[in-house]
C1' cells in the first nucleotide's frame, strides 16, 4: 500500500410481548354498530428510564453489566405506530498485521 478485530453513525431486513375488558356520555356518528376522550381494574417487557452481583478497595466510601429486575414512561383485536438484540451494506474511527 492493504487492513483481520473492536467503536460510534447512517440505510434495508427481520422481530415478541399482553383485555375487540367494564363504566360515562363530553364530542362525532346515530337503526344497530362504531371512534375520539375521561375514569377504573387486570396485564406486557424488547424505545427510553431507575435498581443490583461478581470483581477492585485493609475496611468503608465509591466504581460496576444485561435479553436479569422494577414497571415511571412506553404497550395491550386486527391495521397503523413503535420495538431491543440479530444480519446486511455504507461512512468514519481504532488497531493486530503486513
Nucleotide at each position: 500500500a492493504c487492513g483481520a478485530u473492536c467503536c460510534c453513525g447512517c440505510g434495508a431486513g427481520c422481530g415478541a410481548g399482553a383485555g375487540a375488558c367494564c363504566c360515562u356520555g363530553a364530542c362525532c356518528a346515530u337503526c344497530c354498530c362504531g371512534g375520539u376522550a375521561g375514569g377504573g381494574c387486570g396485564c406486557c417487557g424488547a424505545a427510553g428510564g431507575g435498581g443490583c452481583a461478581a470483581a477492585c478497595u485493609c475496611c468503608c466510601c465509591g466504581u460496576c453489566a444485561a435479553g436479569c429486575u422494577c414497571u415511571c414512561a412506553g404497550g395491550c383485536g386486527a391495521a397503523g405506530a413503535g420495538g431491543a438484540c440479530c444480519u446486511c451494506g455504507c461512512g468514519g474511527g481504532u488497531c493486530a498485521g503486513g
Description
The RNA shown here (Glycine riboswitch aptamer) has 98 nucleotides and comes from Ornithinimicrobium tianjinense. Its Rfam family is "Glycine riboswitch aptamer". Rfam describes the family as follows. This family represents the bacterial glycine riboswitch. The source organism's lineage runs through Bacteria, Actinomycetes, Micrococcales, Ornithinimicrobiaceae and Ornithinimicrobium.